Predicted 3D model of a 79-nucleotide RNA (ZMP/ZTP riboswitch aptamer (pfl RNA motif)).
It was read from a public genome assembly, where an Rfam model found it.
It matches the Rfam family "ZMP/ZTP riboswitch aptamer (pfl RNA motif)". The literature on the family includes a 2015 paper in Mol Cell by Kim et al., "An ancient riboswitch class in bacteria regulates purine biosynthesis and one-carbon metabolism".
RNA sequence: AAGCUGUACAGCAACUGGCGGAAACGUGGAUUACCACACGGGAACUGUACGGAAUAAGCCGACCGCCUGGGCAGACUGA
Numbered sequence: 001a002a003g004c005u006g007u008a009c010a011g012c013a014a015c016u017g018g019c020g021g022a023a024a025c026g027u028g029g030a031u032u033a034c035c036a037c038a039c040g041g042g043a044a045c046u047g048u049a050c051g052g053a054a055u056a057a058g059c060c061g062a063c064c065g066c067c068u069g070g071g072c073a074g075a076c077u078g079a
Stems, first nucleotide, its partner, number of pairs: 004052008015041002017067005026037004058072003
């Protein structure tokens, strides 16, 4: 120096489902967990600034419960 890593900010952004609960988180269409639109959430990635020597439990989509299906990250393998 690179790499790793924490926080903040900016950019970009995958994924954003079904049923039940409450005075209450949408509208329309479908019927398994999807489609469109709107609002909001949002990991990851990139950059900048200031730090650290940092072990580990992966992270994400209003709340609670029961489920379904993905994304990102990581590891491994192949071209």